[in-house]
Parts: sequence; C1' cells; structure tokens
RNA sequence: CGCGAUAAGGGCAAACCCGUCGAAAGGCGGGGGCGCAAAGCCAUGGGUCUACGGCGCUCGUAGCGCUAUGAUCGCCAGGCUGCCGCCG
Repeated sequence: CGCGAUAAGGGCAAACCCGUCGAAAGGCGGGGGCGCAAAGCCAUGGGUCUACGGCGCUCGUAGCGCUAUGAUCGCCAGGCUGCCGCCG
C1' cells in the first nucleotide's frame, strides 16, 4: 500500500413508534435493529427528494406546472481521517 474472517475489543443504527424543530424533504433526542469495515467527516460532481418563497398557467384567499439557495454522505463518484489482523 492492498485485502477483509464463523476473530477480539468495541462502534454505528434502516423500517417502525414516541417527543421535538421545520412549509416540506428532512434534522435532532429516546426506544428499536434491517443492515454497515469507514453506515466516521466534507454537499465538490452526478443522482434522488422537497417547494415556504419566486416564476408561469387556470374561472380567483385555491389548484396545477417549473425552479434550490433547502435536504440526503445508509444512492454513486471524489476528497480528508481512522480501529483490528484469518491475510497478500
């Protein structure tokens, strides 16, 4: 540097439920445990999700469409950092 087990000590925690923040996506805390060797960190590129606001349309306190600056690193890529050792 690479690789990753029926290993050791540990770690994280999907769905779902409760609380809370948020317009939403979603975040955070608790329970939970599907999974994870970077499921640690960074929204840089792509993807995906949302649409308060903005823009447009329609017969109008509304509906629909478009839109990221919002969200996701447990979608992929890239970058930074890191435990262990059946191993090469």